[in-house]
Context: one part of a larger RNA
RNA sequence: UGUAGGAGUGUUGAGAGGAUCUGUCCUUAGUACGAGAGGACCGGGAUGGACAUACCUCUGGUGGAGCUGUUGUGGCGCCAGCCGCAGUGCAGCGUAGCUAUGUAUGGACGGGAUAACCGCUGAAUGCAUCUAAGCGGGAAACCCACCUCAAAACGAGCGCUCCCUUGAGAGGCGUGGAAGACGACCACGUUGAUAGGCCGGGUGUGUAAGCGCAGCAAUGCGUUGAGCUUACCGGUACUAAUUCCUCGAUAGG
Numbered sequence: 001u002g003u004a005g006g007a008g009u010g011u012u013g014a015g016a017g018g019a020u021c022u023g024u025c026c027u028u029a030g031u032a033c034g035a036g037a038g039g040a041c042c043g044g045g046a047u048g049g050a051c052a053u054a055c056c057u058c059u060g061g062u063g064g065a066g067c068u069g070u071u072g073u074g075g076c077g078c079c080a081g082c083c084g085c086a087g088u089g090c091a092g093c094g095u096a097g098c099u100a101u102g103u104a105u106g107g108a109c110g111g112g113a114u115a116a117c118c119g120c121u122g123a124a125u126g127c128a129u130c131u132a133a134g135c136g137g138g139a140a141a142c143c144c145a146c147c148u149c150a151a152a153a154c155g156a157g158c159g160c161u162c163c164c165u166u167g168a169g170a171g172g173c174g175u176g177g178a179a180g181a182c183g184a185c186c187a188c189g190u191u192g193a194u195a196g197g198c199c200g201g202g203u204g205u206g207u208a209a210g211c212g213c214a215g216c217a218a219u220g221c222g223u224u225g226a227g228c229u230u231a232c233c234g235g236u237a238c239u240a241a242u243u244c245c246u247c248g249a250u251a252g253g
Base pairs, nucleotide, nucleotide: 001152005163006162007161008160009159010158011157015149016148017147018146021049022048023047024046025045026044027043033038051106052105053104054103055102059100060099061098062097066093067092068091069090070089071086072085073084074083075082076081110144111143112142117137118136119135120134169247170246171245172244173189174188175187176186177185194240195239196238197236198235199234200233201232204228205227210223211222212221213220214219
């Protein structure tokens, strides 16, 4: 841009892509078979490997906006308490998110038509012959089935609902996002919980500061599982989403 008005929502599936793997053990059964040694087909069950997809409850990793310990040095006049710098100074943990080595799931079942091959009936050729007419069986390959995409499938499909020149609807603009290179996509814009702030909770760290007590002191104890706490959950209009601008349908009703 098109799909002969504009939206919302639900679909059909032409077509395209993906997947298609396999071991071991138990049982059937020490059966069939075999002199013995050995040792099945068929069928049933269990458990793995590799691969693939999704996810973060668990186990871990990371987690330079969280907490704590601590060295040197500079600063806040000094003590105390804090802050800067030193590879995040070094070190111990760790929320969300992202993750694998973690968790879950998958290959199936079944059908169709076949390959090599095995057959039935059967002439040419009074016999024989799976083939010449006809018919049956038979593979991880093929088609369907399974998963994903899919009407630009220009043959542009179909159902439902709604709306409109008294302007439907779309875009711009703003607040943002498990969305994202940018576009796009999704949520929201006061008739508002979209983000921030604030409040509550969770989570993490691990008993703050101050004061008191004990000790010459380092330090310990009490107040105290305290204080602090990012991305998580919920609430709340305090702040910002103000005002507004552009396009926009009679080959349709």
Record summary: A computed fold for a 253-nucleotide part of an RNA from Methylobacterium sp., annotated as large-subunit ribosomal RNA, domain VI. The sequence was found in a public genome assembly. Its Rfam family is "Bacterial large subunit ribosomal RNA". Its family is annotated with ribosome and structural constituent of ribosome in the Gene Ontology. The prediction has a mean pLDDT of 88.